[in-house]
Context: one part of a larger RNA
Molecule: small-subunit ribosomal RNA, 5' domain
Organism: uncultured bacterium
RNA sequence: GACGAACGCUGGCGGCGUGCUUAACACAUGCAAGUCGAACGGGCCUUGUCCCCUUUUUUUUUGGGGGUGGGGUUAGUGGCGAACGGGUGAGUAACACGUGAGUAACCUGCCCCUCACUUCUGGAUAACCGCUUGAAAGGGUGGCUAAUACGGGGUGUUCUGGCCUGCUCGCAUGGGUGGGUUUGGAAAGAUUCGACCGGUUUUGGUUGUUUUGGUGGGGGAUGGGCUCGCGGCCUAUCAGCUUGUUGGUGGGGUGAUGGCCUGCCAAGGCUUUGACGGGUAGCCGGCCUGAGAGGGUGGGCGGUCACACUGGGACUGAGACACGGCCCAGACUCCUACGGGAGGCAGCAGUGGGGAAUAUUGCACAAUGGGCGCAAGCCUGAUGCAGCGACGCCGCGUGAGGGAUGGAGGCCUUCGGGUUGUGAACCUCUUUCGCCAGUGAAGAAGGUCCUGCUCUUUGUGGUGGGGUUGACGGUAGCUGGGUUAAUGAAGCGCCGGCUAACUACGUGCCAGCAGCCGCGGUAAUACGUAGGGCGCGAGCGUUGUCC
Numbered sequence: 001g002a003c004g005a006a007c008g009c010u011g012g013c014g015g016c017g018u019g020c021u022u023a024a025c026a027c028a029u030g031c032a033a034g035u036c037g038a039a040c041g042g043g044c045c046u047u048g049u050c051c052c053c054u055u056u057u058u059u060u061u062u063g064g065g066g067g068u069g070g071g072g073u074u075a076g077u078g079g080c081g082a083a084c085g086g087g088u089g090a091g092u093a094a095c096a097c098g099u100g101a102g103u104a105a106c107c108u109g110c111c112c113c114u115c116a117c118u119u120c121u122g123g124a125u126a127a128c129c130g131c132u133u134g135a136a137a138g139g140g141u142g143g144c145u146a147a148u149a150c151g152g153g154g155u156g157u158u159c160u161g162g163c164c165u166g167c168u169c170g171c172a173u174g175g176g177u178g179g180g181u182u183u184g185g186a187a188a189g190a191u192u193c194g195a196c197c198g199g200u201u202u203u204g205g206u207u208g209u210u211u212u213g214g215u216g217g218g219g220g221a222u223g224g225g226c227u228c229g230c231g232g233c234c235u236a237u238c239a240g241c242u243u244g245u246u247g248g249u250g251g252g253g254u255g256a257u258g259g260c261c262u263g264c265c266a267a268g269g270c271u272u273u274g275a276c277g278g279g280u281a282g283c284c285g286g287c288c289u290g291a292g293a294g295g296g297u298g299g300g301c302g303g304u305c306a307c308a309c310u311g312g313g314a315c316u317g318a319g320a321c322a323c324g325g326c327c328c329a330g331a332c333u334c335c336u337a338c339g340g341g342a343g344g345c346a347g348c349a350g351u352g353g354g355g356a357a358u359a360u361u362g363c364a365c366a367a368u369g370g371g372c373g374c375a376a377g378c379c380u381g382a383u384g385c386a387g388c389g390a391c392g393c394c395g396c397g398u399g400a401g402g403g404a405u406g407g408a409g410g411c412c413u414u415c416g417g418g419u420u421g422u423g424a425a426c427c428u429c430u431u432u433c434g435c436c437a438g439u440g441a442a443g444a445a446g447g448u449c450c451u452g453c454u455c456u457u458u459g460u461g462g463u464g465g466g467g468u469u470g471a472c473g474g475u476a477g478c479u480g481g482g483u484u485a486a487u488g489a490a491g492c493g494c495c496g497g498c499u500a501a502c503u504a505c506g507u508g509c510c511a512g513c514a515g516c517c518g519c520g521g522u523a524a525u526a527c528g529u530a531g532g533g534c535g536c537g538a539g540c541g542u543u544g545u546c547c
Base pairs, nucleotide, nucleotide: 001546002545003544005543006542007541008540009539012396013395014394015393016392017391018389019388020354025352026351027350029349030348031347034080035079036078039077040076042074043073044072045071046070047069048068049067050066051065052064053063087307088306089305097231098230099229100228101227102226103225106224107223111220112219113218114217115216116215117214118213119153120152121151122150128143129142130141131140132139133138159184161182162181163180164179165178166177167176168175169174189212190211193208194207195206196205197204233279234278235277240270241269242268245267246266247265248264249263250262251261252260282304283303284302285301286297287296288295289294309330310329311328312327313326332343333342334341335340360386362385363384364383368382369380370379371378372377399429400428401427402426409420410419411418412417433488435481436480437479438478439477443472446469447468448467449466450465451464452463453462454461491536492535493534494533495532496517497516498515502531503530504529505528506527512519513518
């Protein structure tokens, strides 16, 4: 000098930051990942229309049933997302990280550009309705139904695999690009606005059209996988280590190279330039210190890796071997009708525990960003804010000027006086901040509703006007009030030397102090108290750690 600090005494305000360093200990409760009805069939609610029956003397009406529309809602099927975002640092000394290369050995959903296609057809199943089982969690069975769910066929290029044959390029394996032949292989609809036909009660069919989807190929972008050079801890009281080990070959496996795996063959491979073992540790940009070289460190923020009760495993998928998915084993906790089930805060709050020590079971999606959706919108403990803590940094205040009878009181005294001390009183001035009252933002761009204008790039186009949308927050800011220097605002450490600052009393090697040297045994500037002084100041000291 620094700190994610703690402890002691003290404590006015604000801004910006920051806050479990210990038990990767265990967790009550709530929330943290949903969304789409413009993929689909139902259910429920509501509203319209037509028919039939009923009620009424008739009409109106009431009630019931059936057909068919519109609107709302949504359990299920289906799609996308859930692999992001958020947390933690246990493990890891490793291609984990940093940096620089390679991939002619690879993948890439959504997005962008481009070429082509988007045909015919089938059988199911959930929901639902029955029956049934179980305490529950959950199942079983029978019957119906739909799709952008699932299956089959057709077509199919510059696609895939094989064979034949050219051109061209490369550091090697090889790459790129043609021609011929053969093999295999696709798809899904929804939506807007019309026209016509049957029909007129709606619905239905045909055909255009708008937007958006679906399938295949090529390119891009983004994100990733794999490989390699170099770099960064301690230990020799660890000196030898290794059998899938090192290499080859045949196969398997992967998106892809490879002992990654396997059969066979060879006997190799690493090591004092420290192998192997042990200990410790996530790594980096950075941060602290230092003139620098260096040393220390990796909390917050950013990048990256690893992990998600412990261990193992795969499934789905463009992507996981998946924190809030699945299966198995284990420990623990909970429910139980004892047969059997449920759970995983190292998400945000919060609880217990551990500890010197670390916060609210807050508000909002208004902004930024993310997921889904045509959109409206919904979700979002990401995020934006608020709350708590002098934990840190920064700013402001606790008044300013004048004022000597050098007052009173305190302390010292050689008893003359000195000092506290312009300090106070008193006079003049000001009103920050706090308090009270009033006014009151920017952050809002975009979306949305209403209403105009305009262009052949006629489109969900462009551009005006008005209304609406703010958690923070009646916050910041501004104005006024107290009109009196007081109302509400000063402490902490030290005073022997190092080291700025001295006297008196008490004590008497006691009580005590102390970072080092050292003080204290009757005149202690070193202990305790007082007066005075010095330093810093909403802080001041102590302890710990690093330079």